[in-house]
The RNA shown here (SAM riboswitch aptamer (S box leader)) has 107 nucleotides and comes from a Chlorobiaceae bacterium.
RNA sequence: CUAUCAUCCAGAAAGGCGGAGGGACUGGCCCUGAGAAGCCUUGGCAACCUUCAUUGCACAAUGAGAGGUGCCAAUUCCACCCGGCAAGGUGUCGGGAAAGAUGGUGG
Numbered sequence: 001c002u003a004u005c006a007u008c009c010a011g012a013a014a015g016g017c018g019g020a021g022g023g024a025c026u027g028g029c030c031c032u033g034a035g036a037a038g039c040c041u042u043g044g045c046a047a048c049c050u051u052c053a054u055u056g057c058a059c060a061a062u063g064a065g066a067g068g069u070g071c072c073a074a075u076u077c078c079a080c081c082c083g084g085c086a087a088g089g090u091g092u093c094g095g096g097a098a099a100g101a102u103g104g105u106g107g
Base pairs, nucleotide, nucleotide: 001107002106003105004104005103006102007101008100013042014041015040016039017038021031022030023029026079027078028077043072044071045070048068049067050065051064052063053062054061055060076099080096081095082094083093084092085091086090
């Protein structure tokens, strides 16, 4: 980089350096000199892989941990399509798609 599978309305920030952008993309709407991105330190969240225990023929289930990742504004911030309801600037509920993110496996 790519194929595939699973998940994506929960959760979790302080300090130092830095000095104007950031939220993937486009539109909206937000965040930001009361300090953006990025880098570093410390802390935290979670439990995909994983370790241990119990049950179990196996697959696996439950519990505890935290070694490899990941994450710590807003549902993946919202949107697009279909349908229901209320409306008549629109809102809300349900389902679905695309794109994306993270992890596992394979190439």